[in-house]
Context: one part of a larger RNA
RNA sequence: CGUAAGAAGUUUGAGGGGCUCUGACCUUAGUACGAGAGGACCGGGUUGGACGAACCUCUGGUGUACCGGUUGUGGUGCCAACUGCACCGCCGGGUAGCUAUGUUCGGUGAGGAUAAGCGCUGAAAGCAUCUAAGUGCGAAACCCUCCCCAAGAUGAGACUUCUUUAAAAGGCCGUCAUAGACGAUGACGUUGAUAGGCUGCAGGUGUAAAGGCAGAGAUGUCAAAGCUGAGCAGUACUAAUUGCCUGUAAGC
Numbered sequence: 001c002g003u004a005a006g007a008a009g010u011u012u013g014a015g016g017g018g019c020u021c022u023g024a025c026c027u028u029a030g031u032a033c034g035a036g037a038g039g040a041c042c043g044g045g046u047u048g049g050a051c052g053a054a055c056c057u058c059u060g061g062u063g064u065a066c067c068g069g070u071u072g073u074g075g076u077g078c079c080a081a082c083u084g085c086a087c088c089g090c091c092g093g094g095u096a097g098c099u100a101u102g103u104u105c106g107g108u109g110a111g112g113a114u115a116a117g118c119g120c121u122g123a124a125a126g127c128a129u130c131u132a133a134g135u136g137c138g139a140a141a142c143c144c145u146c147c148c149c150a151a152g153a154u155g156a157g158a159c160u161u162c163u164u165u166a167a168a169a170g171g172c173c174g175u176c177a178u179a180g181a182c183g184a185u186g187a188c189g190u191u192g193a194u195a196g197g198c199u200g201c202a203g204g205u206g207u208a209a210a211g212g213c214a215g216a217g218a219u220g221u222c223a224a225a226g227c228u229g230a231g232c233a234g235u236a237c238u239a240a241u242u243g244c245c246u247g248u249a250a251g252c
Base pairs, nucleotide, nucleotide: 001152005163006162007161008160009159010158011157015149016148017147018146021049022048023047024046025045026044027043033038051106052105053104054103055102059100060099061098062097066093067092068091069090070089071086072085073084074083075082076081109144111143112142117137118136119135120134169246170245171244172243173189174188175187176186177185194239195238196237197235198234199233200232201231203228204227205226211222212221213220214219
């Protein structure tokens, strides 16, 4: 821009893409078959491999948010305490998030039409013949079934609702994330829990400083402490103020 009014929501599916794998074991059954040795089809069940998708409860990784230990050196006058730099100084842990080696799930069908092949009926050709007329079975291939995209499918589809006009609706702007390069998408804007703050909790680290007590002292203890808390709730304290713009005449 189009889809001959403008919108919001829900859809159909022309068409396109994805998936399509396979082992072992148990059973049927030591049955059918076979002199024996051996040893099934068909069917039912269990459990794997590789591949793929989603996810983070578990097992781990990362986690320059966070907590702790510790070395050298500088600083806060000194002790103590804290702090800068040294790959995050090094080391031990680790929430959320992101992840695989972790977890869950997937590869189905009594479908359709077929290939090779196997047939039925059957003439040409009094027989025979699956084929010439007719008709059936038959494969991981094909078409469906399953998952995803999809009406610019210009063949522009359908349904429901809103607006008959400063309309309906949308945007700008602001607070943001389950979204993200920017647009876009989604949540919210006081009729408010959108983000921050505060309070509480799950979780992390591992028992802070100061002081008291015990000990000659190192140290222990009062003390599961202190710090943190990307997660989960609650709470208008702060910021989402005020406002502006686009959008209107189809049918007769």
RNAcentral holds the full RNA, with entries from ENA. A computed fold for a 252-nucleotide part of an RNA from Imperialibacter sp., annotated as large-subunit ribosomal RNA, domain VI. Its Rfam family is "Bacterial large subunit ribosomal RNA". Its family is annotated with structural constituent of ribosome and ribosome in the Gene Ontology. The source organism's lineage runs through Bacteria, Bacteroidota, Cytophagia, Cytophagales and Imperialibacter.